[in-house]
Molecule: small-subunit ribosomal RNA
Organism: uncultured bacterium
């Protein structure tokens, strides 16, 4: 100190979220030990049981039991000591303790008055303590009651209670004198007059007193207290008026005392926007938690003051209460009870029980400290001192160190090399806080009674008094603490967390399940986010989780925001209180400033030092406590009063402009109506019509009249007004600005909460008008409907009047007034200057406009009319929805406006800008994309795919375009796929490696099973190699094969949404981009725009752009012309030959197939910008890219393909691998695609005859002959091919024949024979011949392909192929028609431009209505 999170990116603005610190705290895992604290925040809820206030016999009378004596009647009675308990009496019980329910107040803080006051005990000084007297309690006797307790008789005592005397003095009147002060009573001396006072008790004694302890009076002080005052002290205005003792005043009366504190009269006061009054809520404060601070929250623990004590209400005793463990009444509750009547008050400590997420022992003591009483011993003390419970908090502390690599074993990952857990353990030395045992052992205790010594003061002595020193009993914690001995690594770690934010990553297993989550958001089969595992990270006797506040958050903004578009300027004046205000010159000091003093409690904090072994704890000085008061100056600035000035603000004079208001009256055009005249069918109205109107005479024309309302032309980012708004002329009245003068007033001034008034339109009301227009409302259209837009009507209203409403994008989305800060252009009304006018010119003034410089601004924009710079008022804003809703309350006649929430819910909502997509937005260009044409396809048969559907199985994959004659360039077996039935095999059909076994094996020949595979089984016999050792046998070792075991193979099994390769589309569409560099806070922009061309981001020009690069062109291939070269197996003009270029001879022509030439807008003419380039022309084979291919940018579509191949995860392993047979991929009510044939005469059929170009051939092409009606056989000659073969081209040309029909078109199907191929044509082949002879007469709605050697028709190769082509991929032949256009349709390519889209218009988004 900031992150995250709105978007495809981007600034901003805004809200939500987190990190931090903190607690009286609760949970949920864990938990070794100690110190110091803290511990009902809920229910001021009820409360069992003990304790928490007594004490004095040294007032006072008396006295049970007890002891001792005497008497006797032997159980009474009497003294005498002791004293428990009660009882008069006196202090005390108003302190300590506990709580916060009430209270918005002089409660509390804080500073001050009290001349307006009381204060037991305690201190100090002075003064006294006298003399009587009557009573009662206890207690006896009686009596009534269940108790509580009473009730009446009898006697008694005091420091109880009452009288007299004294009383300087206090106190109350009168009165006189003085002193300081005041506004005044007061003080303080003198005198006079009334009036009030006590109590004894111990002790000592030389009996004379003396001394303590009390008591009275009286002045002082001390301490507590009472009452009064300034100033501070939550929220709500959806609480605006309260108030009759209320304000005041006089008499009285009450109080310790002022006062309406109470009470008679008189007066009518008195609080209030600087918040009365009313409502909620709440003890206040030192201080506590945050905070840089200013703040903001709190008000547990300690400490002050308040208020309360089951609930409310009163006095009593008292110095003190209106009194927690006192009394008296009334409610509630609880108990007892004889039912008549009684008792109780834990918000004291323990402690029940209820409530709640939660808060402790019916402990120990009076040793400390403190408190009552007491002369003292001491008694009382749940005040307080300990201790227990609880990780609630805070501080320390351990849980062990040190060495210890084979980097050990497990584990967990692995790319299989290793890595990691990890010096971690394990093992060696060593510790002994801590625990366990066990021993002595500090401090907390000071001194009290008492005694000793000594000093002082008094005294005649004694007992006393009082100081100091010195002896002196007493410990709850306590088995203190801290120390010291012994054991022995021993008794001691765990939570969270690990996608970003935020520090720490992998495996598994889950498949939108389960589940996470504080935001964002994870999870749909490769989940670093879920669960567990291992490794990490943080923190550590504790970690988390949940709630609370305070940071962050400048997200209420004093310190420190806004308000034109993001939320947020009042619709506009005028004005009221407030606020704020121009020059000079004295003067006050009230605000400011400086000094000084007293306050600001302690305890807190801050900083230092010290005390516990440190630390939290504690203790000593210091500072701080920013504040209030009182005081002495100072006079700049603000303020107040006085004096003055004019500049601000205003008069006055003197122009001129103006749709400025308000009234009256005047006027022409139009429309519409009436009347009449001429006239004759349509008139109107629309994208088209159609209601309407018209022959009862419309429309249209002419000419009279009537009425209302409105003001063409001028008219203008022109005038005027504060806004709202104002537009024909003329009169009348009447605001305001502006300019010139500068006479006068002398700061008169700015804003302006409330308040007043003015306010479009629309509505609401009276009474009028009422031409046209025109909500509602008829009707006619559109339309799926049209409650709508068009059209024909049409009433409210619009206009007048007095009134109401009081709202609008009432907008410049920009209060208002004042200074101040570069320009330039134009209008508008004045002024100045020249000019004879007109016109000009101006450093001038006011207004309305345009563009811009600076600065501002998140941009966009704004810019002397600021949104710049600054001052002064006022208004408003604090995320989005809910909602300008609800409620109250006030206005309005209604409608309605004003004023204005909250529950809930969402992470957004929103602004400007940017880049892309869209658009029934513009512009501009192109495509066989539409038009113009040819010619199909959708009808009909079949061929062929593909859904369906069928089946054991019809294996799989492709699905708009971009799948459907696609993979498949060719499924009878195989191919083929565990697609189906069946039968088999298990290291395997294939590959490696390793072990074994040794020639067993292969490899030939056989048997038996069997539908093959396979299974089982016989037999034969050397055909195997390499190297080393050795003369040799021979022994070892390995090579190829093989049993057998292990390792593995295998999968056309899953994911093309994990993936590589390749392929399809957009598309041969002209675009996609970088570099550097300007512009921009940025996203990005610009370069790639424009203007011109072009097939083209093809050039050419201008430019903040200047180059590049992938793409387009071009290089490559074919193909048209020409040349050269080369001539065989091509060719043949001359010359020979021959059925034939057959065969000399020739290479000239064709051809072949190599180099070359040629086409470059290269040349002209006009045209463009002197470019680019197009337009015509020459030439040429070929003219503007000459025809065609090949070649596909940057990407899109998670596009196709794991079934070509690769290949990651994941599956199967005697089967989802592998062999075999058969059988299926051919199944057929349908439905679609993409072909073929054809429906005929431009044809069919029979014949004759012509002309090709590319190809293919060895398990091949197969010629010639013969044979067959055909398919095709048989023979086998030639040819590895410019040489032999396929090979005949076919349409076309020539002659016949059919004459328009289901035909001499069509050619399905369907039966006989048959040929081939193969292992085998049943399922399921192709071809033949003979015979059959279906649909079909040219196709609906839609739709497809083609711009020239192209459509169209013609046939002829190829690949695959054992066989099987109407399919594919190639060849040529013949050979058209239209169009030179961009209005629509599809699609595209560039600028613009809107946008609430960005998964990008198949978007997004509103309502209804239905489930849930």
């Nucleotide at each position: 100190a900031g992150a995250g999170u709105u978007u495809g990116a981007u600034c901003c603005u805004g809200g939500c979220u987190c990190a931090g610190a903190a607690c009286g705290a609760a949970c949920g895992c864990u938990g070794g030990c100690g110190g110091c604290g803290c511990g009902u925040u809920u229910u001021a809820a009820a409360c069992a049981u003990g304790c928490a206030a007594g004490u004095c016999g040294a007032a006072c009378g008396g006295c049970a039991a007890g002891g001792g004596g005497c008497a006797c009647u032997u159980g009474u009675g009497c003294c005498c000591c002791c004293u428990a308990g009660a009882g008069u009496g006196g202090c005390g019980a108003a302190c300590g303790g506990g709580u916060g329910a009430g209270u918005a107040a002089c409660a509390c803080g804080u500073a001050g008055a009290u001349a307006a006051u009381c204060u037991a005990c305690c201190c100090u000084a002075c003064a006294g303590u006298u003399u009587g007297g009557g009573a009662u309690a206890g207690u006896c006797c009686a009596u009534g009651g269940a108790a509580a307790c009473a009730u009446g008789g009898g006697g008694u005592a005091a420091u109880a209670c009452c009288g007299g005397a004294u009383g300087u003095g206090a106190c109350u009147g009168g009165u006189u004198u003085u002193u300081c002060a005041u506004a005044a009573a007061a003080g303080a001396a003198g005198c006079c007059a009334a009036g009030g006072a006590a109590a004894g008790g111990c002790g000592c004694u030389a009996a004379g007193g003396c001394g303590c302890c009390g008591c009275u009076g009286u002045g002082g002080g001390a301490u507590g207290a009472g009452u009064c005052u300034g100033c501070g002290c939550u929220c709500c205005a959806u609480u605006a008026g309260c108030u009759a003792g209320u304000u005041g005043g006089u008499g009285g009366g009450g109080u310790a005392a002022u006062g309406g504190c109470c009470u008679a009269c008189c007066a009518a006061g008195g609080c209030u926007g600087c918040g009365a009054u009313g409502g909620a809520u709440a003890g206040c404060c030192g201080g506590c938690c945050u905070g840089a601070g200013a703040g903001g929250g709190u008000g547990a623990u300690c400490g002050g003051c308040c208020a309360c004590a089951u609930u409310g209400g009163g006095a009593c005793u008292g110095a003190g209460a209106c009194a927690c463990g006192g009394c008296c009444c009334a409610g509630a509750c609880u108990c007892c009870u004889a039912c008549g009547g009684g008792a109780g008050g834990c918000a004291g400590c323990a402690g029940u029980u209820a409530a709640g997420a939660a808060u402790c022992u019916u402990c120990c003591g009076c040793a400390a400290u403190g408190g009552a009483c007491g002369c003292a011993a001491g008694u009382c003390u749940g005040a307080c001192g300990g201790a227990g419970c609880g990780a609630c908090g805070c501080c320390g502390c351990g849980u062990g160190a040190a060495c210890g690599a084979u980097g050990a074993a497990g584990g967990c990952c692995g790319u299989g090399a290793g890595g990691u857990u990890g010096u971690a353990a394990a093992g060696u030395u060593c510790u002994u806080u801590u625990c366990u045992g066990g021993g002595g052992g500090a401090g907390g205790a000071a001194u009290a009674a008492u005694g000793a010594u000594g000093g002082c003061a008094g005294g005649g002595a004694a007992u006393g008094g009082u100081c100091a020193u010195c002896a002196g009993a007493u410990g709850a914690c306590g088995u203190u603490a801290a120390c010291c001995c012994a054991g022995g690594a021993a008794u001691a770690a765990g939570c969270c967390c690990c996608g970003g934010c935020u520090a720490a990553c992998u495996a598994c297993a889950u498949g939108c399940c389960a589940g996470c989550a504080g935001c964002c958001g994870c999870g749909g089969u490769a989940a670093c986010a879920c669960g567990u595992a291992g490794g990490g990270g943080g923190c550590g006797a504790g970690c988390g989780u949940u709630g609370u506040c305070c940071g962050g958050a400048a997200u209420u903004a004093c310190u420190g925001g806004g308000u034109g578009u993001a939320a947020a300027g009042g619709g506009u004046g005028c004005g009221u209180a407030g606020g704020c205000g121009g020059g000079a010159u004295g003067g006050c000091a009230a605000g400011u400033c400086a000094g000084g003093u007293g306050u600001g409690a302690a305890a807190a904090c801050g900083a230092u030092c010290g005390g516990c072994u440190c630390a939290a704890c504690c203790g000593g000085u210091c500072g701080c406590g920013u504040g209030c008061a009182c005081u002495u100056g100072a006079a700049a600035c603000u303020g107040c009063g006085a004096u003055u000035c004019u500049u601000g603000a205003g008069u006055g004079g003197u122009g001129g402009a103006g749709a400025g208001g308000u009234a009256a009256g005047c006027g022409g055009a139009a429309u519409u109506c009436c009347u009449a005249g001429u006239g004759u069918a349509g008139c109107g109205g629309u994208g088209a019509a159609a209601u309407g109107c018209g022959u009862a005479g419309a429309u249209a024309u002419u000419a009279g009249g009537a009425g209302g309302a409105a003001c063409a032309c001028c008219a203008g980012u022109g005038g005027c007004g504060a806004a709202g708004g104002c537009g024909g002329c003329u009169u009348a009245c009447u605001g305001g600005a502006c300019a010139c003068u500068a006479a006068c007033u002398g700061a008169c001034g700015c804003u302006g909460a409330g308040g007043c008034a003015c306010g479009a339109a629309a509505g609401c009301a009276u009474g009028g008008g009422g031409a046209g227009c025109a909500a509602a409302c008829g009707g006619g259209a559109u339309u799926a409907g049209a409650u709508a837009c068009c059209c024909c009507g049409g009433u409210a209203g619009u206009c007048c009047u007095a009134g109401c409403c009081g709202u609008a994008a009432a907008c410049u989305c920009u209060g208002a007034g004042c200074g101040c800060u570069u320009g330039u252009u134009c209008g508008a009304g004045g002024g100045g200057a020249g000019u004879u006018u007109u016109u000009u010119c101006u450093u001038u003034c006011u207004c309305g406009a345009g563009c811009g410089u600076a600065g501002c601004g998140a941009a966009a924009g704004u810019u002397u009319u600021a949104a710049g710079c600054g001052c002064u008022c006022c208004g408003c804003c604090u995320g989005g929805g809910g909602a300008g809703u609800a409620u109250g309350g006030u206005c309005g006649c209604a409608a309605g406006g004003c004023u204005g929430a909250a529950a809930c819910u969402c992470a957004a909502a929103g602004g400007a800008a940017u880049u892309g997509a869209c658009g029934g937005g513009g512009g501009c260009u192109c495509a066989c994309a539409c038009a113009a044409g040819c010619g199909g396809u959708g009808g009909a048969g079949g061929a062929u795919g593909u859904g369906g559907c069928u089946u054991a199985a019809u294996u799989c994959g492709a699905g708009g375009c971009u799948a459907c004659g696609c993979g498949a360039a060719g499924a009878a077996c195989c191919u083929u796929a565990u697609c189906c039935u069946a039968g088999g095999c298990u290291u395997g059909a294939c590959a490696u490696g390793c072990a074994u076994g040794g020639a067993u094996a292969c490899c030939c020949u056989c048997c038996c099973u069997g539908a093959a595979a396979g299974g089982g089984g016989a037999g034969u016999a050397a055909g195997u190699u390499a190297c080393u050792a050795g003369c040799a046998a021979u022994a070892g070792u390995g090579a190829a094969a093989c049993u057998u075991g292990c390792a593995c193979a295998g999968g056309u099994g899953c994911u093309g949404c994990a993936u590589g390769g390749c392929u399809g589309u957009c598309g041969u569409c002209a675009g996609c981009u970088c570099g550097u560099g300007u512009c921009g806070u940025g996203a990005g922009a610009c370069g790639u725009c424009g203007g011109g061309u072009u097939a083209a981001g093809u050039c050419c020009c201008u430019u903040a752009a200047c180059g590049a690069g992938c793409g387009a062109a071009a290089c490559c291939c074919c193909u048209a012309u020409c040349g050269u070269u080369a001539g065989u197996u091509g060719c043949c003009a001359u010359c020979a030959u021959u059925u034939a270029g057959u065969u000399g001879g020739g290479c000239a022509c064709u051809u072949u197939a190599g180099c070359g030439a040629g086409a470059c807008u290269g040349c002209c003419u006009a045209a463009g910008u002197u470019a680019a380039u197009g337009c015509g022309g020459a030439g040429g084979a070929a003219g503007g890219c000459g025809g065609g291919g090949a070649c596909g940018a940057c990407g899109u579509c998670a596009a196709g393909u794991c079934c070509u191949c690769a290949u990651g995860g994941c599956c199967c392993u005697u089967a989802u691998g592998c062999c075999u047979a058969g059988g299926g991929c051919u199944g057929c009510a349908c439905a679609c695609g993409u072909c073929c044939u054809a429906c005929a005469a431009u044809g069919g059929a029979u014949u004759c005859c012509a002309c090709a170009a590319a190809g293919g051939g060895a398990a091949g092409c197969g010629a010639c002959a013969c044979u067959g009606u055909g398919a095709a056989g048989u023979c086998g000659a030639g040819c590895a091919a410019a040489u032999c073969c396929c090979c005949a081209a076919a349409a076309a040309g020539g002659a016949u024949c059919c004459u328009c029909a289901g035909u001499u078109c069509g050619g399905a199907u369907u039966g006989u024979g048959g040929u081939c191929u193969g292992c085998a044509a049943c399922u399921c082949g192709a071809c033949u011949a003979c015979a059959u002879g279906a649909a079909g007469c040219c196709g609906g709605a839609a739709u497809c392909g083609c711009u020239a050697g192209u459509a169209a028709u013609c046939g002829c190769g190829g690949g695959u192929c054992g066989g099987c082509a109407u399919a594919c991929c190639g060849c040529g032949g013949u050979g058209a028609a239209u169009g030179u256009g961009u209005u629509c349709c599809u699609g595209a390519g560039c600028c613009u431009u809107g946008u609430a889209c960005a998964c990008a218009c198949c978007g997004c988004c509103c309502g209804u209505c239905a489930a849930g």